The RNA shown here (transfer RNA) has 73 nucleotides and comes from a Rubricoccaceae bacterium. Its Rfam family is "tRNA". Rfam classes the family as a transfer RNA. Model confidence (mean pLDDT): 81 of 100.

[in-house]
């Protein structure tokens, strides 16, 4: 430097044109317990990496930039 690929919750991931963005572990409250674990029950917690374009309507499609990872020479 070229080509791909990813970026969405405190951590792994789903969603890939339309309702209020969901799960899993974690965290926090309750309830079981003599205590804890376990097991039940809820709860918080995100403006989808960052900006611009398409469109009625973007996390989703284009375009740049930015971090990361993977060929290759």
């Nucleotide at each position: 430097g070229c080509a791909c690929c990813c970026g969405u919750a405190g951590c792994u991931c789903a969603g890939u044109g339309g309702a209020u963005a969901g799960a899993g572990c974690g965290u926090c409250c309750g309830g079981u317990u003599c205590c804890g674990g376990u097991c039940c029950g809820g709860a918080a917690g995100g403006c989808c990496g960052c900006a611009a374009g398409u469109u009625c309507g973007a996390c989703c499609c284009u375009u740049g930039c930015c971090g990361g990872g993977u060929g290759u020479a």